The prediction has a mean pLDDT of 90. Small-subunit ribosomal RNA, central domain from an anaerobic digester metagenome, 346 nucleotides, folded computationally.
Context: one part of a larger RNA
């Protein structure tokens, strides 16, 4: 390269968005570049195939043959792609009216709780552990009262409940604002899908500058434990967690499942709507679980939220180690990070 693959055996990019591209609904009419048919001209000869024949015979030669899948040129056809046009309205979007939602961003405001601080009551403990002890305490802790400061996170309600592409989002009010859903109508009329490169957002940890730090804690100190304990326990404790702004671009960034559409028995809850009923309840539309049948699969599972039946377009995989190493290249402040190899080895 080719097959064949990517939930768990190597294999889906963290995610969106979006350029080229690569794919596209319906109906009519043209047109013929793609396709399909016929012709004509080439496609040299010699090898090769197939046949006949010549040297006894093979090797070898000779003769015809048939291919030469390929290009022109031309002469049709119009199914299907394509291109031009005309139309449609079911995919797409839009306007109208709801009602849910920790979606995001920013200002504000509350109670509960933890340390600190200052007053009072109070008096010998207190705290911690498997058991200690290091610490705190007669300079009055610890308990408890009442006043205050100050920073973090928001019990209960909460739910295999909700929003969001993903990361992630959970007091409460304001303010700006993104999406999703649903009704019934009207509009636009194929305006769509995916996306190499790009670009933009990406926990947590770390990195810069300036602030802030109450709890909690790498590093670090003591005490224990121990054969020893650079741990686990236990007193403490600084970076950091925490705001602003700039970076880093990583993850078991997982459903270990790319994204889009269509088509495939059923049960059973559940969040949001909408229609029917007086009511139970019942039909529905999107969404989020469970169980199951056909299917599908190496199995386990998966099963209308497919890992089933198709079709688009993107990544990506090709044995184990060496190695996500090296070398170069890019970014980046650094830490790293993207891209990514050979020898030799089994």
């Nucleotide at each position: 390269c080719u097959g064949g693959g990517c939930g768990u055996a190597a294999a889906g990019a963290g995610c969106a968005c979006g350029u080229a591209g690569g794919c596209g609904g319906a109906u009519g009419u043209a047109u013929a570049a793609g396709u399909c048919a016929g012709g004509u001209g080439u496609g040299a000869a010699a090898g090769a195939c197939c046949g006949c024949a010549g040297c006894c015979u093979a090797a070898c030669u000779g003769c015809g043959g048939g291919g030469u899948u390929g290009c022109a040129c031309u002469u049709g056809a119009a199914a299907c792609u394509g291109u031009a046009u005309a139309u449609c309205u079911u995919g797409a979007g839009g306007g109208c009216a709801g009602g849910a939602g920790a979606g995001g961003u920013u200002a504000g405001u509350a109670g509960a709780a933890u340390u600190c601080c200052u007053g009072g009551u109070g008096u010998a403990g207190c705290g911690g552990u498997g058991a200690a002890a290091u610490g705190c305490g007669u300079a009055g802790a610890a308990a408890u009262c009442a006043g205050g400061a100050g920073g973090a996170a928001u019990a209960c309600c909460a739910g295999u409940g909700g929003c969001g592409a993903a990361g992630g989002c959970g007091a409460c009010u304001g303010a700006c604002u993104g999406g999703a859903c649903u009704g019934a109508c009207c509009c636009u009329g194929a305006c769509g899908c995916u996306g190499a490169g790009g670009u933009g957002c990406g926990a947590a940890a770390g990195c810069g500058u300036g602030g802030g730090u109450a709890g909690c804690a790498a590093a670090c100190a003591g005490g224990a434990u121990u054969a020893g304990a650079u741990a686990c326990c236990c007193u403490g404790g600084u970076a950091g967690u925490c705001c602003a702004c700039g970076c880093c671009g990583u993850a078991a960034a997982c459903g270990a499942u790319g994204a889009g559409u269509g088509c495939u028995a059923g049960g059973u809850g559940u969040u949001g709507g909408g229609c029917a009923g007086c009511a139970a309840u019942g039909c529905u539309c999107a969404g989020u679980g469970c169980c199951g049948a056909a299917g599908u699969a190496a199995a386990c599972a998966c099963a209308a939220u497919a890992a089933g039946c198709a079709c688009u377009c993107c990544g990506c995989c090709u044995g184990g180690g060496g190695a996500g190493u090296a070398c170069g290249u890019a970014c980046g402040c650094a830490a790293g990070u993207a891209u990514g190899a050979a020898a030799c080895u089994c």